[in-house]
Context: one part of a larger RNA
Molecule: small-subunit ribosomal RNA, central domain
Organism: uncultured bacterium
RNA sequence: CUGGGCGUAAAGAGCACGUAGGCGGCUUUGCAAGUCGGGUGUGAAAUCCCUGAGCUUAACUCAGGAACUGCAUUCGAUACUGCAUCGCUAGAGUAUGUUAGAGGAUAGUGGAAUUCCAGGUGUAGCGGUGAAAUGCGUAGAUAUCUGGAGGAACACCAAUGGCGAAGGCAGCUAUCUGGAGCAAUACUGACGCUGAGGUGCGAAAGCGUGGGGAGCGAACAGGAUUAGAUACCCUGGUAGUCCACGCCGUAAACGAUGAGAACUAGACGUUGGGUAUUUAUACCGAGUGUCGUAGCUAACGCAUUAAGUUCUCCGCCUGGGGAGUACGACCGCAAGGUUGAAACUC
Numbered sequence: 001c002u003g004g005g006c007g008u009a010a011a012g013a014g015c016a017c018g019u020a021g022g023c024g025g026c027u028u029u030g031c032a033a034g035u036c037g038g039g040u041g042u043g044a045a046a047u048c049c050c051u052g053a054g055c056u057u058a059a060c061u062c063a064g065g066a067a068c069u070g071c072a073u074u075c076g077a078u079a080c081u082g083c084a085u086c087g088c089u090a091g092a093g094u095a096u097g098u099u100a101g102a103g104g105a106u107a108g109u110g111g112a113a114u115u116c117c118a119g120g121u122g123u124a125g126c127g128g129u130g131a132a133a134u135g136c137g138u139a140g141a142u143a144u145c146u147g148g149a150g151g152a153a154c155a156c157c158a159a160u161g162g163c164g165a166a167g168g169c170a171g172c173u174a175u176c177u178g179g180a181g182c183a184a185u186a187c188u189g190a191c192g193c194u195g196a197g198g199u200g201c202g203a204a205a206g207c208g209u210g211g212g213g214a215g216c217g218a219a220c221a222g223g224a225u226u227a228g229a230u231a232c233c234c235u236g237g238u239a240g241u242c243c244a245c246g247c248c249g250u251a252a253a254c255g256a257u258g259a260g261a262a263c264u265a266g267a268c269g270u271u272g273g274g275u276a277u278u279u280a281u282a283c284c285g286a287g288u289g290u291c292g293u294a295g296c297u298a299a300c301g302c303a304u305u306a307a308g309u310u311c312u313c314c315g316c317c318u319g320g321g322g323a324g325u326a327c328g329a330c331c332g333c334a335a336g337g338u339u340g341a342a343a344c345u346c
Base pairs, nucleotide, nucleotide: 003318004317005316006315007300008299012314014201015200016199017198021194022193023192025088026087029084030083031082033081034080035077036076037075038074039073040072041071042070049065050064051063052062053061054060091191092188093187094186095185096184097182098181099180103177104176105175106174107173108172109171110154115149116148117147118146119145120144121143125136126135162169163168206247207246208245209244210243211242215241216240220236221235222234223233258313259312260311261310262309263308266291267290268289269288270287271286273284274283275282276281295302296301319346320345321344328339329338330337331336
């Protein structure tokens, strides 16, 4: 030295796929690389340790022993790991059947509402606010009726609900398409887990080109408020919000909780499936919630959907500020992103 941690104190990558690597089920036989034991050789002397001796003692010196935990070689052991091999089915997967779903993409389509346009009725206000004003209106508004245009979003159903790896996904219909659950068999026979680099996906805002533009609405203008009001409130309103294609690659991308596996009281809901059934319900396995035992936790709380008890692999942290900054590199059209210090200071 063999460290301690990561829900909220610093710390889980936004998410997935997957390369190298690491790790890996039961079993037969063989090998003997790792591993274990014995022998031989070597491991200079001094030093260290032990026993004794010599300087009056000690330091020091001398003698002997042990040690030198190592390496090489050889003989053996074969439980475990490894390698090879005979098998297996509990992990993983395939087939058949069936189920639910806002999972994704494309095309089409529906009604309500807002706005605008045209026309009818109708007359002096409307609108807005805490109160007002800006604004709109006798060139006929608001209100109301009829017709039309256009864009965007889908009330109720609706849920503590469902689906998806995450971001996220909601009118309806069709087409194409991904994944998941359940039940019983059959089949393959460890084909698995994780995953540095890498690759892909990735809200909103933003960017490029071309469309579109109803409502909303950064910026902007005006009206108020106020001591002021570069705001909150009001009247307008451009980018944007929408579509196609291409970038950007970040979020309190959160369960602030990485993935996989096993084990560890229960109770009550709920979603989809199955078994039994006396149709009350009970049970099985898959999700999604609330509470709670053991245990854990600094506490809050977590508690079979763990933050409990363990294993494998990856990522990350190591006092605050300086600073997610500077420099360099890579990426980007840009905005900027990723990587990421130090001086100094407390």